RNA sequence: GGGCAAUUAGCUCAGCUGGUUAGAGCGCUGCAUUCACAUUGCAGAGGUCGCAGGUUCGAUUCCUGCAUUGCCCA
Numbered sequence: 001g002g003g004c005a006a007u008u009a010g011c012u013c014a015g016c017u018g019g020u021u022a023g024a025g026c027g028c029u030g031c032a033u034u035c036a037c038a039u040u041g042c043a044g045a046g047g048u049c050g051c052a053g054g055u056u057c058g059a060u061u062c063c064u065g066c067a068u069u070g071c072c073c074a
Stems, first nucleotide, its partner, number of pairs: 001073007010026004019057001028044005050066005
C1' cells in the first nucleotide's frame, strides 16, 4: 500500500429483505426475604446505535468517506 470483517448500555452480544417506544444476559441502584451475608423475587437507572455526509415520507438497518480494532496479501 491492497483486500475482508467488526464498531449498538459498564462488559458480552442480539437486532437482517427500512416503519409504532432500541432489547437480552451479566453487572449497578433501591425494596422485600435473612440476625447478617448469599440466593431468590419485584422495581429502577443507564444508549447522540463509532464520526460525518447522502438516499428516503421515514435510517441502528441502504450508499459514500473518515476513524479505531482484528485477520489476510504484498